[in-house]
RNA sequence: GAAUGAUAAGAGCAAACCCGGUGUGAGCCGGUGACGCAAAGCUAAAGGGCCUUAGGUUUGUAAGGCAGCCAGUUACCAUU
Numbered sequence: 001g002a003a004u005g006a007u008a009a010g011a012g013c014a015a016a017c018c019c020g021g022u023g024u025g026a027g028c029c030g031g032u033g034a035c036g037c038a039a040a041g042c043u044a045a046a047g048g049g050c051c052u053u054a055g056g057u058u059u060g061u062a063a064g065g066c067a068g069c070c071a072g073u074u075a076c077c078a079u080u
Base pairs, nucleotide, nucleotide: 002080003079004078005077012037013036018031019030020029021028022027035068041073042072043071047070048069049066050065051064052063053062054061
C1' cells in the first nucleotide's frame, strides 16, 4: 500500500415509538430510547433512485428533502 472481516480488544453511531420546538410538506433540531450498523463518518444541480410542495394534466417544469436505498470518497483495529 492492497484485499478481506466482526470474532477479539479499544472506540463510535443511533432506528422505531414517545415528548418539546420548527417547516405548507417531505423532513430537520433537542431529549428519551436502542432496531441495528465494519464506515449508520462525509458527499444531495456535477452519479442513479426515492419522497414533498407549487403549478400543470399534452410532454413533463421549478424549488425543497432523504446518505440507515444503491453509489462515490475518507478512516480505527485485526487477519492475509

Predicted 3D model of an 80-nucleotide RNA (c-di-GMP-I riboswitch aptamer) from Anaeroplasma bactoclasticum.